[in-house]
RNA sequence: UUAUUUGAGAGUUUGAUCCUGGCUCAGGAUGAACGCUGGCGGCGUGCCUAACACAUGCAAGUCGAGCGAUUCUCUUCGGAGAAGAGCGGCGGACGGGUGAGUAACGCGUGGGUAACCUGCCCUGUACACACGGAUAACAUACCGAAAGGUAUGCUAAUACGAGAUAAUAUACUUUUAUCGCAUGGUAGAAGUAUCAAAGCUCCUGCGGUACAGGAUGGACCCGCGUCUGAUUAGCUAGUUGGUAAGGUAACGGCUUACCAAGGCGACGAUCAGUAGCCGACCUGAGAGGGUGACCGGCCACAUUGGGACUGAGACACGGCCCAAACUCCUACGGGAGGCAGCAGUGGGGAAUAUUGCACAAUGGGGGAAACCCUGAUGCAGCGACGCCGCGUGAAGGAAGAAGUAUCUCGGUAUGUAAACUUCUAUCAGCAGGGAAGAUAGUGACGGUACCUGACUAAGAAGCCCCGGCUAACUACGUGCCAGCAGCCGCGGUAAUACGUAGGGGGCAAGCGUUAUCCGGAUUUACUGGGUGUAAAGGGAGCGUAGACGGCGGAGCAAGUCUGAAGUGAAAGCCCUGGGCUCAACCCCGGGACUGCUUUGGAAACUGUUCUGCUAGAGUGCUGGAGAGGUAAGCGGAAUUCCUAGUGUAGCGGUGAAAUGCGUAGAUAUUAGGAGGAACACCAGUGGCGAAGGCGGCUUACUGGACGGUAACUGACGUUGAGGCUCGAAAGCGUGGGGAGCAAACAGGAUUAGAUACCCUGGUAGUCCACGCCGUAAACGAUGAGUGCUAAGUGUUGGAGGGUUUCCGCCCUUCAGUGCUGCAGCUAACGCAUUAAGCACUCCGCCUGGGGAGUACGACCGCAAGGUUGAAACUCAAAGGAAUUGACGGGGGCCCGCACAAGCGGUGGAGCAUGUGGUUUAAUUCGAAGCAACGCGAAGAACCUUACCAAAUCUUGACAUCCCUCUGACCGGUCUUUAAUCGGACCUUCUCUUCGGAGCAGAGGUGACAGGUGGUGCAUGGUUGUCGUCAGCUCGUGUCGUGAGAUGUUGGGUUAAGUCCCGCAACGAGCGCAACCCUUAUCCUUAGUAGCCAGCAGUAAGAUGGGCACUCUGGGGAGACUGCCAGGGAUAACCUGGAGGAAGGUGGGGAUGACGUCAAAUCAUCAUGCCCCUUAUGAUUUGGGCUACACACGUGCUACAAUGGCGUAAACAAAGGGAAGCGAGAUUGUGAGAUGGAGCAAAUCCCAAAAAUAACGUCCCAGUUCGGACUGUAGUCUGCAACCCGACUACACGAAGCUGGAAUCGCUAGUAAUCGCGGAUCAGAAUGCCGCGGUGAAUACGUUCCCGGGUCUUGUACACACCGCCCGUCACACCAUGGGAGUCAGUAACGCCCGAAGUCAGUGACCUAACCGAAAGGAAGGAGCUGCCGAAGGCGGGACCGAUGACUGGGGUGAAGUCGUAACAAGGUAGCCGUAUCGGAAGGUGCGGCUGGAUCACCUCCUUU
Repeated sequence: UUAUUUGAGAGUUUGAUCCUGGCUCAGGAUGAACGCUGGCGGCGUGCCUAACACAUGCAAGUCGAGCGAUUCUCUUCGGAGAAGAGCGGCGGACGGGUGAGUAACGCGUGGGUAACCUGCCCUGUACACACGGAUAACAUACCGAAAGGUAUGCUAAUACGAGAUAAUAUACUUUUAUCGCAUGGUAGAAGUAUCAAAGCUCCUGCGGUACAGGAUGGACCCGCGUCUGAUUAGCUAGUUGGUAAGGUAACGGCUUACCAAGGCGACGAUCAGUAGCCGACCUGAGAGGGUGACCGGCCACAUUGGGACUGAGACACGGCCCAAACUCCUACGGGAGGCAGCAGUGGGGAAUAUUGCACAAUGGGGGAAACCCUGAUGCAGCGACGCCGCGUGAAGGAAGAAGUAUCUCGGUAUGUAAACUUCUAUCAGCAGGGAAGAUAGUGACGGUACCUGACUAAGAAGCCCCGGCUAACUACGUGCCAGCAGCCGCGGUAAUACGUAGGGGGCAAGCGUUAUCCGGAUUUACUGGGUGUAAAGGGAGCGUAGACGGCGGAGCAAGUCUGAAGUGAAAGCCCUGGGCUCAACCCCGGGACUGCUUUGGAAACUGUUCUGCUAGAGUGCUGGAGAGGUAAGCGGAAUUCCUAGUGUAGCGGUGAAAUGCGUAGAUAUUAGGAGGAACACCAGUGGCGAAGGCGGCUUACUGGACGGUAACUGACGUUGAGGCUCGAAAGCGUGGGGAGCAAACAGGAUUAGAUACCCUGGUAGUCCACGCCGUAAACGAUGAGUGCUAAGUGUUGGAGGGUUUCCGCCCUUCAGUGCUGCAGCUAACGCAUUAAGCACUCCGCCUGGGGAGUACGACCGCAAGGUUGAAACUCAAAGGAAUUGACGGGGGCCCGCACAAGCGGUGGAGCAUGUGGUUUAAUUCGAAGCAACGCGAAGAACCUUACCAAAUCUUGACAUCCCUCUGACCGGUCUUUAAUCGGACCUUCUCUUCGGAGCAGAGGUGACAGGUGGUGCAUGGUUGUCGUCAGCUCGUGUCGUGAGAUGUUGGGUUAAGUCCCGCAACGAGCGCAACCCUUAUCCUUAGUAGCCAGCAGUAAGAUGGGCACUCUGGGGAGACUGCCAGGGAUAACCUGGAGGAAGGUGGGGAUGACGUCAAAUCAUCAUGCCCCUUAUGAUUUGGGCUACACACGUGCUACAAUGGCGUAAACAAAGGGAAGCGAGAUUGUGAGAUGGAGCAAAUCCCAAAAAUAACGUCCCAGUUCGGACUGUAGUCUGCAACCCGACUACACGAAGCUGGAAUCGCUAGUAAUCGCGGAUCAGAAUGCCGCGGUGAAUACGUUCCCGGGUCUUGUACACACCGCCCGUCACACCAUGGGAGUCAGUAACGCCCGAAGUCAGUGACCUAACCGAAAGGAAGGAGCUGCCGAAGGCGGGACCGAUGACUGGGGUGAAGUCGUAACAAGGUAGCCGUAUCGGAAGGUGCGGCUGGAUCACCUCCUUU
């Protein structure tokens, strides 16, 4: 010191977040099955499907002490024993099986019987007298295939029958006492009537009859509980009740006759579907949910349906009769059968066992007993089907063996694992002993459990998994294939996700998978959910049933609380013990069984009855406000039309037009008239109404709310399923009306098209009356009612008070209607006394998306259609709010040669060059909008060269290693070839310890070389681009649940996130700027190869000299908004000025943030993987990259007079030069040549600068412009200029006269224009990179185009608008609705037929018991008839299923077709309802909504 001990989450919607919400997983369980595997034992358990059909054997018999007869054995002949058929008794109603039916008093639980029965058993009382007639067996005969039957004759009983006796029995009549809720019961008295029996025996007993009581078992009745569907709403004629009768063990419409018209049902009748119910079992924290195998209780059934008989008990599993189906036998006439007993067979199925042993135990039947029977039962067999237990060895053992896998080749892992040494023996195997279960006997199990001994590590491990959830990783193969997958998902050449292997993790004689149930799932929410925007508030009101209900008092006790009693079977569960070695398993005791019933008590709360109150509610009186409703009348403005006048050519309409109207006179204008509809201003988040809705004025009738008052009633209240009423617009019917507007329609435009947007017309309709319809984004997307909970400020209608001359103002209060805002709530947005807060009451509704508000059914409607309202199938999401981006044919601000203003070009011509295309043997490859295209290529005749053709080589042209040989290699000569290759010849090493070594060459083998082959979407590196745009971030803090925000936004300012100010931010980093280079000025220093003012001097800065100047190379100074004025906020900064060479980053350059584009490059280089290896490698010759109907880009030269040509003259900068630049000179018309001075350069050379200026000429032409093309002759480079170079001379002299649409560059030393140089390079620039000379025009400005930045807004985008996405059509597949019908099934109904059978009637026929002398009677029976009655037949309906030509929509599919409806103002805002039209999305009309962007205005609010 026991019996309550108890709640876990994860993955998946998104770029990310929070929420809603579904899907999925981890756990446990099973009568399981399947796959792989399998040592032993114990205890359990095993047809869930076809309640399908069954061969064979067994499962219910027993009694000779009930009876007669027969047979056999033994015999001491006295008798004893045994067997089987029959009569008779008891038992076959138990035990065993199954779950078809049943939604029911069937089951569970608790009661009742005053409405009942009960064999065997127990107790008690009493009794058993005396008779009779048959019959089976048996025998004979006959019929039949058989089963079996008929007739005649004989016989017994505890069989049967009659009689006697008997009451505390039963029935009736009379009556007393007492009890009960009623019918009525109990106890007693008197009388009448009626009913009994059986014997056997071993002599101990066993039986029989009647009555009473008990026990046991049953029967009936009642309260409560007991699945789903309302797309089942009405059902019911014996139905409900009564009276009478019958029937039953008994009550009762249980049955019949008559009478009445009831009875059940929204608290779910009836119908349909499904189902045996419970103790219990599984799960769960519990509440619940699911199940109903085994074990136990009840029920039902026994091939299907019906029926009774017998009996204590049955309407009877192993009994009977009938009908039906099936099977079997048959002589065809007729018969037999019923495994849902135990085994077993076939079949079905994913799937479930032996035709075993025994009555030894426990129980059952019979018997006096012995005993017999017992597929109940006890055991065994089979199955890892489940639970439990055990084993497959233990200790030591590093050479960390071998093998295998991997590898960075070092190693690492398997791994103390193995081998090896020592030890042990649980299980299994062998041998020996050997139980309990049984009290006397008797043991199937069984030589079993158990014990002992000897013996050998021997005989005994698999399965699943390793991407996340979820413990566990590598290699190879495969290449969106094969495959995996529970969800998310993996696989398209480096797969921890497929397959295999190694390794690892988990469980273990099992492990996984599948199926099902509960859990997780608070995901149906009683415990324990929601409904503004996620799914969800009914369109609104009135109101029935119901639910809930103010304050006080009294009573009752239904609910409630408490005590006691009964019951809640056993088993199970839990706890404490005990027994099998432990456990599973079993046993004892206890707890629990949360329930029901009875009873005693309490009276706070709910309920109920009575009584009172006034705070809820209502009435009265009084007052004002109002587009509240209905009807009638009246009014003016405007549109249109008609008439008349004036008047003339247009009007109208649009982005622009056209259709249309108009010279037959329009539009315009004046006057008159007609007619219909709507009521400007006032007008207001103002008013009224329940909502829809309501707007000129007047009148009549009428509803409601509000303020004040406190006279009256006294809880009369709230909500409200059904129900009823109202209900915009559109639409429908009938009859009117019709001005304007306007679906449809017509025409004109727009357009690729335009069934639209725009325009011109125009019909229904819009209007009125009456009647339907009943829906809207019918919205505050917020149901109604009541109470409570900070403030502030508008406004409408009242009331009270204060103040005031008035206008007014202030305070308080009631009722509405707005805004801001605290607490609180919310996923957030937001709501916030008009709640979405805190509470209560009632109602409606929701439970993933799609299918679908669809189909079918029902109801309503004239129709259109409305209301109610699914499923199959399919997906893993669909969705809400907010965040960051991106985007917008959204907005604001700002910038940029972006536009504008200018200058010059391109696009037209010729040529050059690149690209596309085409061609080709090849025209190698790459680059592709900007950001490919005079790009890689800073230079293709060969080479380059990667391409093509042909020829040739195979360890290779190149690198390393190994072996052998040689002493060379290199170089040179000859030959051959298209060329390489090949052949021949000459020349020709070093060191040395003499062993050899180094080096080189040749040959060989294999490792390997080689690849400009592929993949830039495997990569590094490099680069382009947005963009030299001003941005991109971080730390800490703060805010937000969070993604994130803040900082970085705001006001100014700047070239700038530049700076200032403000601010929940304070700081910091990468960018900007600055630091760097160059250029512009000055100073200083140094003067050679530079310079020369002065001196000398010359042809000449050539020289002496000098370094002042220029210049060059160093070093410094200078510019900082420093100064002034104005503006600005006293700031930052801006404007102007001074000084200065330069002024506001002075000019230029270098410098390129975080990132974007899977941008470019594998052909610069490097590199993973893949591929080729006598070729995709290598060498050589020739060709090609240079082609040419064409198209495009980039350039050059021009078209001329601002020019061309000629003559003579002037001024640069920056570069380059040795296989080079090359002077002077000579020569050639010239390109050039000859020759070679000087110069490795501030020294020499290239080198002449050109435009320009001057003079001359040309005179506007295809020219003295332009120079292409071509011819001839040359020069140079080079091995070589044919394909295919540049240049020169002469000749020839195309196109082109300033360029369409379109488009490019440039803001100052810039554009334009003029030459010069360099790289590459043998040669070959109109390209590229540099250099200087001359040297402009324009910018008002930011409306527009393009690009960018920033703030904000919308978003259905996030691969981010090159986004997303809708519908028709076409194709394939899937499920489904309709469908002329066809076929099957189910349960009823009506009619017909009517078996067996009970009951009733009849019974002329038949009959042993009794009476009678007999006749005959009594009694009974066959037969016949009737009611009911199963199966069957006919019929019309209902429901459900299958199928069906054709047809309707739906869903899913690969990159189909047509459009572009939606998302941004989505390019006509969208959406809702309705009508109409159209290939389709959809368009349009009418009314409504904001869940519409933008701009402006009004009102209100916040702040100053």
Predicted 3D model of a 1504-nucleotide RNA (small-subunit ribosomal RNA) from Romboutsia timonensis. RNAcentral holds the sequence, with entries from ENA and SILVA. NCBI's taxonomy places the organism under Bacteria, Bacillati, Bacillota, Peptostreptococcales, Romboutsia. Model confidence (mean pLDDT): 84 of 100.